The part of an RNA shown here (small-subunit ribosomal RNA, central domain) has 349 nucleotides and comes from Gypsophila vaccaria.
Context: one part of a larger RNA
RNA sequence: UUGGACGUAAAGUAUCUGUAGGUGGCUUUCUAAGUCUGCCAUCAAAUCCCAGGGCUCAACCCUGGAUAGGCGGUGGAAACUACCAAGUUGGAGUACGGGAGGGGCAGAGGGAAUUUUCGGUGGAGCGGUAAAACGCAUAGAGAUCAGAAAGAACACCAAUGGCGAAAUCACUAUGUUGGGCCGACACUGACACUAAGAGACGAAAGCUAGGGGAGCCAAUGGGAUUAGAUACCCUAGUAGUCCUAGACAUAAACGAUGGAUACUAGGCGCUUUCGUAUCGACCCGUGCAGUGUUGUAGCUAACGCAUUAAGUAUCCUGCCUGUGGAGUACGUUCGCAAGAAUAAAACUC
Numbered sequence: 001u002u003g004g005a006c007g008u009a010a011a012g013u014a015u016c017u018g019u020a021g022g023u024g025g026c027u028u029u030c031u032a033a034g035u036c037u038g039c040c041a042u043c044a045a046a047u048c049c050c051a052g053g054g055c056u057c058a059a060c061c062c063u064g065g066a067u068a069g070g071c072g073g074u075g076g077a078a079a080c081u082a083c084c085a086a087g088u089u090g091g092a093g094u095a096c097g098g099g100a101g102g103g104g105c106a107g108a109g110g111g112a113a114u115u116u117u118c119g120g121u122g123g124a125g126c127g128g129u130a131a132a133a134c135g136c137a138u139a140g141a142g143a144u145c146a147g148a149a150a151g152a153a154c155a156c157c158a159a160u161g162g163c164g165a166a167a168u169c170a171c172u173a174u175g176u177u178g179g180g181c182c183g184a185c186a187c188u189g190a191c192a193c194u195a196a197g198a199g200a201c202g203a204a205a206g207c208u209a210g211g212g213g214a215g216c217c218a219a220u221g222g223g224a225u226u227a228g229a230u231a232c233c234c235u236a237g238u239a240g241u242c243c244u245a246g247a248c249a250u251a252a253a254c255g256a257u258g259g260a261u262a263c264u265a266g267g268c269g270c271u272u273u274c275g276u277a278u279c280g281a282c283c284c285g286u287g288c289a290g291u292g293u294u295g296u297a298g299c300u301a302a303c304g305c306a307u308u309a310a311g312u313a314u315c316c317u318g319c320c321u322g323u324g325g326a327g328u329a330c331g332u333u334c335g336c337a338a339g340a341a342u343a344a345a346a347c348u349c
Stems, first nucleotide, its partner, number of pairs: 004320001006318001007303002012317001015200003021194003025088004031082001033081002035077006042070002049065006091191001092188003096183003103177004108172002110154001114150004119145003125136002162169001207246005215241002220236004258316006266294006273287001274285002298305002322349001324347001331342004
């Protein structure tokens, strides 16, 4: 390079926006760049192939002929790609009318529980475990009643449910704001898909500065267990967990499954829209968008997937190429650091 792959064997970027690039609906013109075709010129000789001839044959030698393909020129064709011009509405988008939602942000408010504190009652244990002990307690604990403070998280509803690009998002109401869906068909008229580089966002932990600190709790102290116990269990407990402003850029960031479009049997649910019906709740019908389950064809090494494909096709992109060395060294970029990104080789089996 050809070829083959990427759910689980190596392999889909964590996710999105979007530049270059690649690819691109339907109809009719124009041109002839790609494409197809005729002819001309050229691609030394030798070689190869074909025919004939010469060495007794052959190898070998001689003579003649021929071919594929490339490049250039010239004439033609116009289906397809492309160019020019004009149109069209199915893709895409805008406007109008609806309706669902823990989508985001901001500032308010709420109750239960926990801990602490103050006061009352009361008087000997509490706590903890497999069993204990350290621990707390007559300086009045634990229990119980009333008051106060603080921080964090929001029971039930709750679901196989909803929203969001992903990460994620749930007490209540308000303000503000993004996206998707449905219906009629009014408008624009291919404006589309993908996406290297780039940009944005990105759990937890850790980092910087300032706050906050109830509970939980790396580190650490103590008590147990044990041969030992730098652990599992218990009792304490600091960073951290929380907020604000930055920085970090990684996860089994998983559906271990890139995005878009079209097509390909069904059954049973849930959310949402519309309609009919009813006093009302059910029930019934319908289609769209989403989300589950089961299953046919087909696919798959099997497991399984199966209109939300891992089926049948097209376009674009990322990535893989035996194990270890190694996601390491060196170099470079980024970072306060921790480190992240890019990324080998010797050697080895």

Model confidence (mean pLDDT): 86 of 100. Taxonomically the source falls in Gypsophila (Eukaryota, Viridiplantae, Embryophyta, Tracheophyta).